RNAcentral holds the sequence, with entries from Rfam. A computed fold for a 108-nucleotide RNA from Cytobacillus dafuensis, annotated as SAM riboswitch aptamer (S box leader).
RNA sequence: UUCUUAUCAAGAGAGGUGGAGGGACUGACCCUGUGAAGCCUCGGCAACCAGCAUCCAUAUGCCACGGUGCCAAUUUCAGAGGAAUGAUCACAAUUCCGAAGAUGAGAA
Numbered sequence: 001u002u003c004u005u006a007u008c009a010a011g012a013g014a015g016g017u018g019g020a021g022g023g024a025c026u027g028a029c030c031c032u033g034u035g036a037a038g039c040c041u042c043g044g045c046a047a048c049c050a051g052c053a054u055c056c057a058u059a060u061g062c063c064a065c066g067g068u069g070c071c072a073a074u075u076u077c078a079g080a081g082g083a084a085u086g087a088u089c090a091c092a093a094u095u096c097c098g099a100a101g102a103u104g105a106g107a108a
Base pairs, nucleotide, nucleotide: 001108002107003106004105005104006103007102008101013042014041015040016039017038021031022030023029025079026078027077028076043071044070045069048067049066051062052061053060054059075100081097082096083095084094085093
């Protein structure tokens, strides 16, 4: 990097450094010199993997020492395409699937 699979409405920030960006992309809308990103320290959330218990297994529960992850806003909102509702038809609208993305685990 690609593929498979699970999850994505909950949760959790202070200090230092740094100086203008950040929220993946496009549009919108936000955050930001009352200090963005990045980096460091400490803290926290969660419970995917690991560990433990029950179990044939699926699975359920426990744990938080280990491997990740995360700590503005639902993945901030909408976004290929499809379905349903609705409607005489069309547009608009709403919902769902899905797409895209993120994270874990596995594989190449």
Taxonomically the source falls in Cytobacillus (Bacteria, Bacilli, Caryophanales, Bacillaceae).